[in-house]
Context: one part of a larger RNA
RNA sequence: AGACGGGGACCCACACAAGCGGUGGAUCGCGGGGUUUAAUUCGUUAACCAGCGGGUAACCUUACCCAGGCUUGACAUCCUGGUUAUACCUUUCAGAAAUGAUGGGGUCAGUUAGGCUGGAUCGGUGACAGGCGUUGCAUGGUUGUCGUCAGCUCGUGCCUUGAGGCGUUCGGUUAAGUCCGUUAACGAGCGCAACCCUCGCCGUAUGUUGUAUUUUCAUGCGGGACUGCCAGUUAUAAACUGGAGGAAGGUGGGGAUGACGUCAAAUCAGCAUGACCCUUAUGUCUUGGGCUACACACGUGGUACAAUGGCCAGUACAAACCGAAGCGAAGCGGUAACGUGGAGCCAAUCGGAGAAAACUGGUCUCAGUUCGGAUUGAGGUCUGCAACUCGACCUCAUGAAGUUGGAAUCGCUAGUAAUCGUAUAUCAGUCAUGGUACGGUGAAUAUGUUCCUGGGUCUUGUACU
Numbered sequence: 001a002g003a004c005g006g007g008g009a010c011c012c013a014c015a016c017a018a019g020c021g022g023u024g025g026a027u028c029g030c031g032g033g034g035u036u037u038a039a040u041u042c043g044u045u046a047a048c049c050a051g052c053g054g055g056u057a058a059c060c061u062u063a064c065c066c067a068g069g070c071u072u073g074a075c076a077u078c079c080u081g082g083u084u085a086u087a088c089c090u091u092u093c094a095g096a097a098a099u100g101a102u103g104g105g106g107u108c109a110g111u112u113a114g115g116c117u118g119g120a121u122c123g124g125u126g127a128c129a130g131g132c133g134u135u136g137c138a139u140g141g142u143u144g145u146c147g148u149c150a151g152c153u154c155g156u157g158c159c160u161u162g163a164g165g166c167g168u169u170c171g172g173u174u175a176a177g178u179c180c181g182u183u184a185a186c187g188a189g190c191g192c193a194a195c196c197c198u199c200g201c202c203g204u205a206u207g208u209u210g211u212a213u214u215u216u217c218a219u220g221c222g223g224g225a226c227u228g229c230c231a232g233u234u235a236u237a238a239a240c241u242g243g244a245g246g247a248a249g250g251u252g253g254g255g256a257u258g259a260c261g262u263c264a265a266a267u268c269a270g271c272a273u274g275a276c277c278c279u280u281a282u283g284u285c286u287u288g289g290g291c292u293a294c295a296c297a298c299g300u301g302g303u304a305c306a307a308u309g310g311c312c313a314g315u316a317c318a319a320a321c322c323g324a325a326g327c328g329a330a331g332c333g334g335u336a337a338c339g340u341g342g343a344g345c346c347a348a349u350c351g352g353a354g355a356a357a358a359c360u361g362g363u364c365u366c367a368g369u370u371c372g373g374a375u376u377g378a379g380g381u382c383u384g385c386a387a388c389u390c391g392a393c394c395u396c397a398u399g400a401a402g403u404u405g406g407a408a409u410c411g412c413u414a415g416u417a418a419u420c421g422u423a424u425a426u427c428a429g430u431c432a433u434g435g436u437a438c439g440g441u442g443a444a445u446a447u448g449u450u451c452c453u454g455g456g457u458c459u460u461g462u463a464c465u
Base pairs, nucleotide, nucleotide: 001465002464003462004461005460007459008458009457010456011455012454013453015449016448019412020411021410022409023408026303027302028301029300030299031298033296034294035293042053043052064289065288067286068285069284070283073128077127078126079124080123081122082121083120084119088105089104090103092101093100094099108118109117110116130278131277133276134275135274139272140271141267142266143265144263146261151190152189153188154187155186156185157166158165159164170181171180172179196255197254198253199252201223202222203221204220205219206218207217226249229243230242231241232240233239305405309364310363311362312361313360314359315358321352322351323350326345327344331340332339333338371402376397377396378395379394380393381392382391418441419440420439421438422437423436424435
């Protein structure tokens, strides 16, 4: 100087408390562990893994396993020989396919008329290709975390034998090393804040596809909030408390933005890359299987256990997003999934599209039920070469556990929690109950900091570095 303390002082945070709703019990989905397996590919694995990489494993993906093939190779450059177009389309045979054999169609451009040049393909040769093989403790790049915490430093100067210190402390104050005052310091940098985007108010201009032509809406440009004004408190400072006006008030709400560094943190399987290793295989092609196994315990979600509810009928109100290998209307068929149909739309025009909770009326009357929907049987629909392993959806039947969950534990302070639907990326289809957005309805509580957890500043002790 740090680090640590079941030392001290001060301060902060959904950290606790006060509240609301969950998890932990049931069942199912997903993920990881373990076990099993020919293989159940690999990584991640306290906080900072476990609906994570993966933003969709039937084939492909795919890296794993079994089997069948290839060896200058699936891909690239160079050398050399043959063919003349090649590519491409297509027949038959063997085969699970890869692949091998075989028949037909097709027959480039330039030209000095020479396969000469370009180009293509087949064969050969070796230089090489190739490797999701190893090392994230050789690395780049990127990322997580402490933490959007308020810190981390430098120049000159001063103090010290020196390491080093002061500055950065102290008194106030702040969300903030924010600002003021004090001061052997005076200044400065990276952070904080502001500048950026968005929502909320107003003005103005323009406007079709929008419109109730003083409006709404869309797009652009401006204005507006600065402790600016008033009062009080305080050191007359910084600031705080209250008030006025205002759509908005003291950082207005939200986002982007992450200092010096920490964890030899994560990633060689996104990519790049050093070194090492494989080279008729650790490369590569293909069929099939596996990643979907299942005594088990774990994490995270969905659905419930009901009457603030279930079911039936009727009626109402969004925002945001997507659409050409696309969205697909009306109509018609089907109980339905869906089929048919093909209008319109490169979309403020057309379509996806019916919002759902809510409201009105009816019914059920506390029961394992008209709750709950797992599981299973049968019949279908759709995507796709192909739904057996292993897809989703529909209809009929079946109708399990579950009566509010032990110890423990998680989230959240306002348009938040809770609850209700909607859209979308990935995507042929889909195991989405996940992720990311969007709006509808819409609370309770905190007038505190003793304690738990994490963090900051100063100080103190230390046999630790």

A computed fold for a 465-nucleotide part of an RNA from an uncultured prokaryote, annotated as small-subunit ribosomal RNA, 3' major domain.
The prediction has a mean pLDDT of 81.
Rfam family: Bacterial small subunit ribosomal RNA.